[in-house]
């Protein structure tokens, strides 16, 4: 040097081009207990790896970069 997967919230994920981007888990808070967990409830969290581009409309489709992987020389 080539070919291919992956990138979305602190973590694991989900997400037919049509929303205000959804959950679990974690973290604060309140209730519940004589206290801690567990329970229930509530908040807080992403500008979707980056730039560009098509589209009336992009997390998705095109291009090029950037990082991880895996496979070939």
């Nucleotide at each position: 040097g080539g070919g291919c997967c992956u990138g979305u919230a602190g973590c694991u994920u989900a997400g037919u081009g049509g929303c205000u981007a959804a959950a679990g888990c974690a973290u604060c808070g309140a209730g519940c207990u004589u206290a801690u967990a567990c329970c229930u409830c509530g908040a807080c969290g992403a500008u979707c790896g980056a730039u560009g581009g098509u589209u009336c409309g992009a997390g998705u489709c095109c291009a090029u970069c950037c990082a991880g992987g895996c496979c070939c020389a």
Transfer RNA from a Candidatus Harrisonbacteria bacterium, 73 nucleotides, folded computationally. The coordinates come from a structure-prediction model, not an experiment, and the mean pLDDT is 82. Its Rfam family is "tRNA". It is annotated as a transfer RNA. The sequence was found in a public genome assembly.